Background:
Predicted 3D model of a 338-nucleotide part of an RNA (large-subunit ribosomal RNA, domain IV) from Hymenobacter sp. CCM 8763.

Context: one part of a larger RNA
RNA sequence: UCACGGCCAAGGAACUCGGCAAAAUGGUCCUGUAACUUCGGGAGAAGGGACGCUUCCUCGUGGCAACACGAGAAGCCGCAGUGAAAAGGCCCAGGCGACUGUUUAACAAAAACACAUGGCUUUGCUAACGCGUAAGCGGACGUAUAAGGCCUGACACCUGCCCGGUGCCGGAAGGUUAAGAGGGGAACUUAGUGCGCAAGUGCGAAGGUUUGAAUCGAAGCCCCGGUAAACGGCGGCCGUAACUAUAACGGUCCUAAGGUAGCGAAAUUCCUUGUCGGGUAAGUUCCGACCUGCACGAAUGGUGUAACGAUCUGGGCGCUGUCUCAGCCGUGAGCUCG
Numbered sequence: 001u002c003a004c005g006g007c008c009a010a011g012g013a014a015c016u017c018g019g020c021a022a023a024a025u026g027g028u029c030c031u032g033u034a035a036c037u038u039c040g041g042g043a044g045a046a047g048g049g050a051c052g053c054u055u056c057c058u059c060g061u062g063g064c065a066a067c068a069c070g071a072g073a074a075g076c077c078g079c080a081g082u083g084a085a086a087a088g089g090c091c092c093a094g095g096c097g098a099c100u101g102u103u104u105a106a107c108a109a110a111a112a113c114a115c116a117u118g119g120c121u122u123u124g125c126u127a128a129c130g131c132g133u134a135a136g137c138g139g140a141c142g143u144a145u146a147a148g149g150c151c152u153g154a155c156a157c158c159u160g161c162c163c164g165g166u167g168c169c170g171g172a173a174g175g176u177u178a179a180g181a182g183g184g185g186a187a188c189u190u191a192g193u194g195c196g197c198a199a200g201u202g203c204g205a206a207g208g209u210u211u212g213a214a215u216c217g218a219a220g221c222c223c224c225g226g227u228a229a230a231c232g233g234c235g236g237c238c239g240u241a242a243c244u245a246u247a248a249c250g251g252u253c254c255u256a257a258g259g260u261a262g263c264g265a266a267a268u269u270c271c272u273u274g275u276c277g278g279g280u281a282a283g284u285u286c287c288g289a290c291c292u293g294c295a296c297g298a299a300u301g302g303u304g305u306a307a308c309g310a311u312c313u314g315g316g317c318g319c320u321g322u323c324u325c326a327g328c329c330g331u332g333a334g335c336u337c338g
Base pairs, nucleotide, nucleotide: 001333002332003331004330005329006328007327010324011323014322019319027051028050029049030048031047036041038154052076053075054074055073057072058071059070060069061068062067077081089317090316091315092314093313094312095311096309097308101113102112118151119150120149121148122147123146129138130137131136155304156303157302158301160234161233162232165231166230167227168226169225170224171223174222175221176220180216181215185211186210187209188208189207192203193202194201195200235253236252237251238250239249262296263293274290275289276288277287278286
């Protein structure tokens, strides 16, 4: 010096990002126990007291009895009686998630996942859906109170407006549209034939080859409706009341519709340490309000909520070497070789 352990005057969180670590609490019996609450809880709430040993003292229970246990009484000892060891610290307020569970094997255990609940949607059975080239298998030896997919996430109160875009569902009159059908025509070829002395050139049947217009032709798309617990979206400017301020009110532009209830400087607030109140001597955090919501908002759920949590945040009591600020003691390591 390092690791582990023990003690400490006075103070007692002044330490620190933060009481991290340590200390403290701790058993049994008796007593006593608040807000809140889903009436089950909360609760071991909190808080307080007792605890050893002796007795041919009294009583009770069991037993024939010895005796054992319990209650009471009387007494005895120590600094100390759950005499060592083992054995909750507690309270207040808030965020998130209802809860028990699950998870990043070896840096994350959580507010993430799951969950019971609620909803939408698909599927009539050779089900939908999934695996497989197929046979076949799962679904299920099930049958819509079933099975698959997606979202939400106990419970309470609720869940507003928009179908213009995208998606999905339905519709089939019209437009567009593939293969295919169709084949008007066109091109090449030439037996023949016109012109020409010839070279050549013009026309050109049938057949063959190639090409090909009109017309017919499904779904889809366009189109017409529906649908938001489908993906999603949910305005601006100007003026106005007898102090001022503000604007219930009016005007105007735009939109598919302009954010309802509730909540709000929030796990969301940039400006911001917003402003006011509380707590502190002093509080960028915290709690309660306000609303000017940069950029909350209703199953990408909204707002509450008892209980629960090795969760996160703030405060308090107790307690302490965390600290003021150090000190003392013990065990092991250290140096060399292996």
The sequence was found in a public genome assembly. Its Rfam family is "Bacterial large subunit ribosomal RNA". Its family is annotated with ribosome and structural constituent of ribosome in the Gene Ontology.